Bacterial RNase P class A, 351 nucleotides, folded computationally. The sequence was found by an Rfam model in a public genome assembly. Its Rfam family is "Bacterial RNase P class A". By type it is a ribozyme. Its mean pLDDT, the model's own confidence on a scale to 100, is 76.

RNA sequence: CCAGAUUUUCGGCUAAUCGCGUGCCCUAAAAAGCACGAGGAAAGUCCGGGCAGCAUAAGGACAAAGGCAGUUGCUAACGGCAACCGGGGGCGACCCCAGGGAAAGUGCCACAGAAACGACACAACCGUUUCCCUAAAGGAAGCGGAAAUGGUGAAACGAGUGGGGUAAGAGCCCACAGUCAUCCGCGGUGACGCGGCUGAGAGGUAAACCCUGCCUGCUGCAAGGUGAUAUGUCGCAUAUGGGUAGUUCUGUCCGCGGCGCAUCAGUUAAACCGCUCGAGCCUGGCGGCAACGCCAAGCCUAGAUAGAUGAUUAGCUAAAACAGAACCCGGCUUACAGAUUUUCUGGCCAC
Numbered sequence: 001c002c003a004g005a006u007u008u009u010c011g012g013c014u015a016a017u018c019g020c021g022u023g024c025c026c027u028a029a030a031a032a033g034c035a036c037g038a039g040g041a042a043a044g045u046c047c048g049g050g051c052a053g054c055a056u057a058a059g060g061a062c063a064a065a066g067g068c069a070g071u072u073g074c075u076a077a078c079g080g081c082a083a084c085c086g087g088g089g090g091c092g093a094c095c096c097c098a099g100g101g102a103a104a105g106u107g108c109c110a111c112a113g114a115a116a117c118g119a120c121a122c123a124a125c126c127g128u129u130u131c132c133c134u135a136a137a138g139g140a141a142g143c144g145g146a147a148a149u150g151g152u153g154a155a156a157c158g159a160g161u162g163g164g165g166u167a168a169g170a171g172c173c174c175a176c177a178g179u180c181a182u183c184c185g186c187g188g189u190g191a192c193g194c195g196g197c198u199g200a201g202a203g204g205u206a207a208a209c210c211c212u213g214c215c216u217g218c219u220g221c222a223a224g225g226u227g228a229u230a231u232g233u234c235g236c237a238u239a240u241g242g243g244u245a246g247u248u249c250u251g252u253c254c255g256c257g258g259c260g261c262a263u264c265a266g267u268u269a270a271a272c273c274g275c276u277c278g279a280g281c282c283u284g285g286c287g288g289c290a291a292c293g294c295c296a297a298g299c300c301u302a303g304a305u306a307g308a309u310g311a312u313u314a315g316c317u318a319a320a321a322c323a324g325a326a327c328c329c330g331g332c333u334u335a336c337a338g339a340u341u342u343u344c345u346g347g348c349c350a351c
Stems, first nucleotide, its partner, number of pairs: 001347005009339002012316007020037005039322001043333002046331005051220004065216005070084005085099001086097004100211002105209002107205003117158001122150002125145008160176005179200003183196005224273003231265002235261002238258001241254006280299002283296005
């Protein structure tokens, strides 16, 4: 210098003017003033929790349904994260894995191919019979053997190489190498690794059913709560209207209008609460490989409800990406112009 891997942080700033939301102060109410005012993903709503209501006396077990799947740890929890194990890719830095069980059972394996797990074996190979042609070689058909060779396919009956063996062949036999399983020894918390004995020959697919182990009650802030008001319902009391009986008054029946008190229901996505101080942020120290934990000091940082967070001007050489909180938190995933940063790898050149 070129190519690549990995990683950190930011993602407009400053000033002025105008404007908006919330809080404080002040006020009868305002105005003015002061303070604060989107994100790394606020997004997708895919997981996990808090919180709330409902169900359950409480706790546990089982079934169904759904989810998860190497080990150890971290965490409030997780399908997340860290370290490691195993497998795969890359010369390498490094990256990727839906990573339990196919040696319990069932199903499936397109096209091509003779055949897709069932050997009814296509061509070629070997033996043999008949026929043709015969000097010989050869050709055709049939029967049998074998599964090494070819062809098809993602995959071919399922252990490679060499030798023996045979008519031709084959783990049929042998040697070496390799795979898998039980057991034993050593190392490791463990996944697992290394070594040894014995045995075996087992296609793939569980992102098909299924089996094993573990987890899960349902609904989501329009959850849910509070006190009012319109209205309705029922009750009490009061005043009063109409019918009717009898002597101008009294009794009785009906209506439930008005006012008052109280009960229950309940409209208005109205008001208030829930609502933002929280598994919070940040600095330092300590423990741990790390995820993370502990201790101490400091800080308060949107809370709207048709929904504020904007506009203009000037400067910074230029001012731009994805994108907008709606109960909160931990993750994952996806989008993102540009700038910045850590530690490395491969190659070339020069000294």